RNAcentral holds the sequence, with entries from ENA.
Predicted 3D model of a 73-nucleotide RNA (transfer RNA) from a Minisyncoccota bacterium.
Its mean pLDDT, the model's own confidence on a scale to 100, is 82.
The source organism's lineage runs through Bacteria, Bacillati and Minisyncoccota.
Its Rfam family is "tRNA". Rfam classes the family as a transfer RNA. Gene Ontology term of the family: triplet codon-amino acid adaptor activity.
RNA sequence: GCCACCCUAGCUCAGUUGGUAGAGCAACACACUCGUAACGUGUAGGUCGGCGGUUCGAUUCCGCCGGGUGGCU
Numbered sequence: 001g002c003c004a005c006c007c008u009a010g011c012u013c014a015g016u017u018g019g020u021a022g023a024g025c026a027a028c029a030c031a032c033u034c035g036u037a038a039c040g041u042g043u044a045g046g047u048c049g050g051c052g053g054u055u056c057g058a059u060u061c062c063g064c065c066g067g068g069u070g071g072c073u
Stems, first nucleotide, its partner, number of pairs: 001072007010025004019056001027043004049065005
């Protein structure tokens, strides 16, 4: 330098004919317990990497940029 893939909650990841974004773990509260942990119930937490384009509507499609992984040279 070229090619492919990835970027979504604090972490690990789901999420398709484009139509109001989810799980597990973690955190917090309550309950349970002599008390703690575990188990149970609930709550909060997201400008879906950035900027544009298409569209009535974009996490999803397209372009550029940034970051990461792998391959080729």